[in-house]
């Protein structure tokens, strides 16, 4: 200086003028004054909770998530560290990371033969020959043929046995909270791939949802039919046991009401400043209050400033993505103008 990698911050400020909205205050009212009024994603609705209900929400069994090991958190499928694997020169990114010796199941074509397979060529051995009978070391077909190299043995061969080494199981030792990692032995010779196939194992989980749910007002009209008297029926995903409730359940036809106040914003809240912790994050100690609408407000001019492109200057253009509705944590998208730190490679200069 280039190139790559992993972050962080940001979406304008004051200030006036009218104009919206609930709040406080002051008025007998009209109305006046005062602070305050959309986000980093408010967006998807893809997880997880806080809450409300369902009289308790119990056991089991289906059924969903989930899936290396430790920590954070209220909680997670999130966040951090770490371990294994694969990629990359390297920071660094990636991983649906438990099991194939429970079981089932799936892999064209070629080939004898592709889960317990298998003898096509070929090699010994008998025999005149046809053939039998032995073998999987050569060789050929596959993407892959049920270890590798060497030597010993054999009719020829063959982990058959031996040495060595891969893999596999397993058993000390050593460091780690753990996953693992390094070593030292031992054994059978050798037990492919796929589980994001079905399945097993580990762990987790009541159910619904603010249109939840409570409270006040207020208004109406009931008739049929069918099972039924604690042995029906109900208790908010399915089923079974327990357990509780209760004389009504269920269909058809009809008629009545939709108003109001609450839930609705002080919160697992934000700022700083300290301490502990590799880190997320957690204690403490100050300080701050910042929409709560309900057919749904948060807007428009207009001056000065700031950023950011052109450009000597001057003076001109730029500004995305997008909008609250019970709240809080996370992921996932979509974005103008930017500014910026860490680390890695590769030149090159002191």
């Nucleotide at each position: 200086u280039g190139g790559g990698u992993c972050g962080g911050c940001a979406a304008g400020a004051c200030g006036g003028u009218c104009g919206c909205g609930g709040u406080g205050a002051g008025g007998a009212a009209a109305c006046u004054c005062a602070a305050c009024g959309a986000g980093g994603a408010a967006c998807g609705u893809c997880c997880g909770g806080g809450c409300u209900c369902c009289a308790u929400a119990g056991a089991g069994c289906a059924a969903a998530g989930u899936g290396g090991u430790g920590g954070g958190u209220a909680a997670c499928a999130c966040c951090c560290a770490c371990c294994c694997g694969g990629g990359g020169c390297a920071a660094c990114c990636c991983g649906c990371g438990a099991g194939a010796u429970a079981g089932u199941g799936c892999a064209a074509c070629a080939g004898a033969g592709a889960g317990c397979a298998g003898a096509c060529c070929g090699c010994c051995g008998c025999g005149a020959a046809a053939g039998c009978g032995g073998u999987a070391a050569g060789g050929g077909u596959g993407a892959a043929a049920c270890g590798g190299u060497g030597g010993g043995g054999u009719a020829a061969g063959a982990g058959c046995c031996c040495a060595c080494c891969a893999g596999c199981g397993u058993u000390c030792u050593a460091a780690g909270u753990g996953a693992u990692u390094a070593g030292a032995g031992c054994g059978g010779c050798u037990a492919g791939g796929u589980a994001a196939a079905c399945c097993u194992c580990g762990c987790u989980u009541g159910g619904a949802g603010c249109a939840a749910g409570a409270u006040c007002a207020g208004a109406c009209a009931g008739a049929g039919a069918a099972c039924g008297c604690a042995u029906a029926g109900g208790g908010c995903g399915g089923c079974u046991c327990g357990u509780u409730c209760u004389a009504g359940u269920u269909c058809u036809c009809g008629g009545g009401u939709a108003g109001a106040u609450c839930g609705c914003u002080u919160g697992a809240g934000c700022g700083c400043a300290u301490c502990g912790g590799c880190a997320a994050c957690g204690g403490u100690g100050c300080g701050c209050c910042u929409a709560g609408a309900u057919a749904g407000a948060u807007g428009a001019c207009c001056g000065u400033c700031a950023c950011c492109u052109u450009g000597c200057a001057a003076a001109a253009g730029g500004g995305a993505c997008a909008g609250a509705a019970c709240c809080c944590g996370g992921c996932g998208u979509a974005a103008c103008a930017g500014c910026u730190g860490g680390c890695c490679c590769a030149u090159c200069c002191a």